[in-house]
RNA sequence: GCCCCGGUCGUUCAGCCUGGUCUAGGAUGCGGGCCUGUCGAGCCCGAGACCCGGGUUCGAAUCCCGGCCGGGGCG
Numbered sequence: 001g002c003c004c005c006g007g008u009c010g011u012u013c014a015g016c017c018u019g020g021u022c023u024a025g026g027a028u029g030c031g032g033g034c035c036u037g038u039c040g041a042g043c044c045c046g047a048g049a050c051c052c053g054g055g056u057u058c059g060a061a062u063c064c065c066g067g068c069c070g071g072g073g074c075g
Base pairs, nucleotide, nucleotide: 001074002073003072004071005070006069007068010028011027012026013025020058030046031045032044033043034042051067052066053065054064055063
């Protein structure tokens, strides 16, 4: 330098191909409550995220372009 894969709550993983019913979901963690003699476990509730910039579209996490970062391959 070229090619491929990835970037989403604190962490991890879905959703992207097939744009709209998504209030962006699960687990874990965090806060509160219930339960318990206490802690833990269990149950319920709550807060919490789409890497950046442009484009297409009535509508973009999702499609297109450019960048940044990470991983892998080729040279």
Molecule: transfer RNA
Organism: Caldivirga maquilingensis IC-167